[in-house]
RNA sequence: AGCGGGAUGGUAACAGCUGGUAGUUCGCGAGCCUCAUAAGCUCGAGGUCGAGGGUUCAAGUCCCUCUCCCGCCA
Numbered sequence: 001a002g003c004g005g006g007a008u009g010g011u012a013a014c015a016g017c018u019g020g021u022a023g024u025u026c027g028c029g030a031g032c033c034u035c036a037u038a039a040g041c042u043c044g045a046g047g048u049c050g051a052g053g054g055u056u057c058a059a060g061u062c063c064c065u066c067u068c069c070c071g072c073c074a
Base pairs, nucleotide, nucleotide: 002072003071004070005069006068007067010026012025013024014023020057028044029043030042031041032040050066051065052064053063054062
C1' cells in the first nucleotide's frame, strides 16, 4: 500500500433514528439545603461535531480527498 471500525464541550464516558441549527452522565461554577462538609435539589458556562471541499433551502448525518487512533491480512 489493501480491508473494516472510530474522531461529537473538559487530554472524561457516550447518544444523536428517515438530513431540519446538538443532547445525556460525570466533572466545573453559582444558588438552595446543613452548625459545617458530603449527599440531594435547582440553575448556568463551555461545542468552528478531526481538517478541507462538494451536494442541498438546510449536513454531526449524504459524497470526495486528507490527518490521526484501533483492529485484520501480508

Overview:
Predicted 3D model of a 74-nucleotide RNA (transfer RNA) from Treponema sp. The sequence is in RNAcentral, with records from ENA. The coordinates come from a structure-prediction model, not an experiment, and the mean pLDDT is 83. Rfam family: tRNA. Rfam classes the family as a transfer RNA.